Transfer RNA from a bacterium, 72 nucleotides, folded computationally.
Rfam family: tRNA. It is annotated as a transfer RNA.
Its mean pLDDT, the model's own confidence on a scale to 100, is 81.
RNA sequence: GGAUCGCUAGCUCAAUGGUAGAGCAGAGGCCUCUUAAGCCUAAGGUUCUGGGUUCGAUCCCCAGGCGGUCCA
Numbered sequence: 001g002g003a004u005c006g007c008u009a010g011c012u013c014a015a016u017g018g019u020a021g022a023g024c025a026g027a028g029g030c031c032u033c034u035u036a037a038g039c040c041u042a043a044g045g046u047u048c049u050g051g052g053u054u055c056g057a058u059c060c061c062c063a064g065g066c067g068g069u070c071c072a
Base pairs, nucleotide, nucleotide: 001071002070003069004068005067006066007065010024011023012022013021018055027041028040029039030038048064049063050062051061052060
């Protein structure tokens, strides 16, 4: 330099173009002599950035950034 894949909650990951979810972690509660385990509840998001298409974009298109892999 070229090709390709990925970027979403603190972490690991989902999400037919139609109100962004789960598990874990953290918070509160139940249970327990206490802790752990188990159970319940609520909270937590500028979906990497900027444009475009569309009535509507995490999703499609373009450019850029960062990271992985392959080739040179």